[in-house]
RNA sequence: UCCGGCGUAGCUCAGUUGGCAGAGCGGGUGACUGUUAAUCACUAGGUCCGUGGUUCGAGCCCACGCGCCGGAG
Numbered sequence: 001u002c003c004g005g006c007g008u009a010g011c012u013c014a015g016u017u018g019g020c021a022g023a024g025c026g027g028g029u030g031a032c033u034g035u036u037a038a039u040c041a042c043u044a045g046g047u048c049c050g051u052g053g054u055u056c057g058a059g060c061c062c063a064c065g066c067g068c069c070g071g072a073g
Base pairs, nucleotide, nucleotide: 001072002071003070004069005068006067007066010025011024012023013022019056027043028042029041030040031039049065050064051063052062053061
C1' cells in the first nucleotide's frame, strides 16, 4: 500500500425479506432458608463506532472516515 471480516446493554453475542432493539451471563428488588449458595419471579440498563446519502421508514442498503482482527505484497 492492497483485499477481506468485525464494531448492537457492563461482558459474550443474536437481530432472517428495511417496519415497536433482543437473549444468555452479570447488576437491582422480592420469594424460598438457621445463613450463604442454588433455584424461582419481577426489574433497571442502548444516540446500534462516527459523518453523510438512499428511503415514507435504516441496526440492516450505499459512500467516506475511525478502531480491532486476519490475509497479500
RNAcentral holds the sequence, with entries from ENA and Rfam. The RNA shown here (transfer RNA) has 73 nucleotides and comes from Bradymonas sediminis. Lineage of the source: Bacteria > delta/epsilon subdivisions > Bradymonadales > Bradymonadaceae > Bradymonas. It matches the Rfam family "tRNA". The family's RNA type in Rfam is transfer RNA. Gene Ontology term of the family: triplet codon-amino acid adaptor activity. The coordinates come from a structure-prediction model, not an experiment, and the mean pLDDT is 81.